[in-house]
Context: one part of a larger RNA
Molecule: small-subunit ribosomal RNA, 5' domain
Organism: uncultured prokaryote
RNA sequence: GACGAACGCUGGCGGCGGGCCUAACACAUGCAAGUCGAACGCACUCGACCUUCGGGUCACAUGAGUGAGUGGCGAACGGGUGAGUAACACGUGAGAAACCUGCCCCGAAGACCGGGAUAACCCGAGGAAACUCGGGCUAAUACCGGAUCCCCCCACCAGGUCGCAUGGCCAGGUGAGGAAAUGCUCCGGCGCUCUGGGAGGGUCUCGCGACCUAUCAGCUAGUUGGUGGGGUAACGGCCUACCAAGGCAUCGACGGGUAGCUGGUCUGAGAGGACGAUCAGCCACACUGGGACUGAGACACGGCCCAGACUCCUACGGGAGGCAGCAGUGGGGAAUAUUGCGCAAUGGGCGAAAGCCUGACGCAGCAACGCCGCGUGAGGGAUGACGGCUUUCGGGUUGUAAACCUCUUUCAGCAGGGACGAAAAUGACGGUACCUGCAGAAGAAGCCCCGGCCAACUACGUGCCAGCAGCCGCGGUAACACGUAGGGGGCAAGCGUUGUCC
Numbered sequence: 001g002a003c004g005a006a007c008g009c010u011g012g013c014g015g016c017g018g019g020c021c022u023a024a025c026a027c028a029u030g031c032a033a034g035u036c037g038a039a040c041g042c043a044c045u046c047g048a049c050c051u052u053c054g055g056g057u058c059a060c061a062u063g064a065g066u067g068a069g070u071g072g073c074g075a076a077c078g079g080g081u082g083a084g085u086a087a088c089a090c091g092u093g094a095g096a097a098a099c100c101u102g103c104c105c106c107g108a109a110g111a112c113c114g115g116g117a118u119a120a121c122c123c124g125a126g127g128a129a130a131c132u133c134g135g136g137c138u139a140a141u142a143c144c145g146g147a148u149c150c151c152c153c154c155a156c157c158a159g160g161u162c163g164c165a166u167g168g169c170c171a172g173g174u175g176a177g178g179a180a181a182u183g184c185u186c187c188g189g190c191g192c193u194c195u196g197g198g199a200g201g202g203u204c205u206c207g208c209g210a211c212c213u214a215u216c217a218g219c220u221a222g223u224u225g226g227u228g229g230g231g232u233a234a235c236g237g238c239c240u241a242c243c244a245a246g247g248c249a250u251c252g253a254c255g256g257g258u259a260g261c262u263g264g265u266c267u268g269a270g271a272g273g274a275c276g277a278u279c280a281g282c283c284a285c286a287c288u289g290g291g292a293c294u295g296a297g298a299c300a301c302g303g304c305c306c307a308g309a310c311u312c313c314u315a316c317g318g319g320a321g322g323c324a325g326c327a328g329u330g331g332g333g334a335a336u337a338u339u340g341c342g343c344a345a346u347g348g349g350c351g352a353a354a355g356c357c358u359g360a361c362g363c364a365g366c367a368a369c370g371c372c373g374c375g376u377g378a379g380g381g382a383u384g385a386c387g388g389c390u391u392u393c394g395g396g397u398u399g400u401a402a403a404c405c406u407c408u409u410u411c412a413g414c415a416g417g418g419a420c421g422a423a424a425a426u427g428a429c430g431g432u433a434c435c436u437g438c439a440g441a442a443g444a445a446g447c448c449c450c451g452g453c454c455a456a457c458u459a460c461g462u463g464c465c466a467g468c469a470g471c472c473g474c475g476g477u478a479a480c481a482c483g484u485a486g487g488g489g490g491c492a493a494g495c496g497u498u499g500u501c502c
Stems, first nucleotide, its partner, number of pairs: 001501003005498005012374006019366001020332001025330003029327003034073003039070002042067005047058004080285003090209007099202003104198004109193002112146004121136006151178002154175004159170004183190002211257003218248003223245008260282004264275004287308005310321004338364001340363003346360001347358004377407004387398004411443001413438005421429001446491005451472003457486005467474002
């Protein structure tokens, strides 16, 4: 000097930031991912008149809405945490002629003919529940069969051209294989299929870089390489069978300890050292361990299955759960906040749109946690008042300090007006910021230190006691070092102490 700080004393206001560093301990409650009726079938509700209250007729724009279900897209983003990881995890630079890519953009070609189901619903059955089973009906942009193929893929034939190798690219022939929803519409469009390219995203490989330890010196059997096969979007011992005997290491293998990495942050003249909160990029994880399914994308925080620990319900047969999302609770701890408001803005998902959802986000609340700014008044005022302290008793000092006079009104307070943020409508913040007016010096100062280092000294008390202390050291009867008082010094809404880094 710095801090995500804590503790002690003290505490007026504002702006901007930051706020579980410990138990990746356990969690009550609410919310945090939905949306589309312009994909589809169904159930229900909504109007007017008459009524014998059973219903009937009209209204018919086949309208509006609600509910669960089928279907589509999203749920792989956004948000959290740092446990694990010393690794191609990260950073940086290359490579992929070994790769994938929903939505979006550009180009090209197309969408023909058919079929069978199923949820919802109805009936029945089982169960305490969670839920499950059987029978029957039905729709689609759900599912299936066939046709066609600009094109794509595969095999064979043969040509041109290019490359660092495997090999790539272009054009041609033959054969085999592969699509679709003539769906919706408010008639503008929106969608569907195959394919070429792009953008953005992802996956893989390599060079280099970045901790401690040799009181860890040898490590290795899918181990190192090859061949065949499998698997993957794709290369590859990634996996498997067989064959060979290799591979790594004092330029530190292997083992142990510690640790998310980076942009950066702190310090320092720099070199360097230490750190990696907030913000941003990447990675990893989601009660613990394992696994796959769906999907363009996951081996998936608020999905599934299995096992385990824990908690809860139970009719004892069986079930339910996962805050390292936002708030909040217990616990741990020196220590870290509200079970707030709003989708107005920005951004995201769905939708043609209106719109719906969004604890992302925007705001507000709490605590001096930090940085910055402001205030607690200004000028005058000597008989240098009173009081305090001290004294050599003359005085000195507190001290222009106060009183008193004159003045001002920042901030806070009260009242009136009142935004920007929004392009038409729409403002949580917020009657906030800001402006104007009013009253009155009025409501607003403490903390540490005063032996030397180190700026600031006397008196009394105490008497190696009580105590102080960062180091040196003070205290045993005149203590500038303990305690109190007066005075002084330093900082100031803070001041000290402790911890940590430079």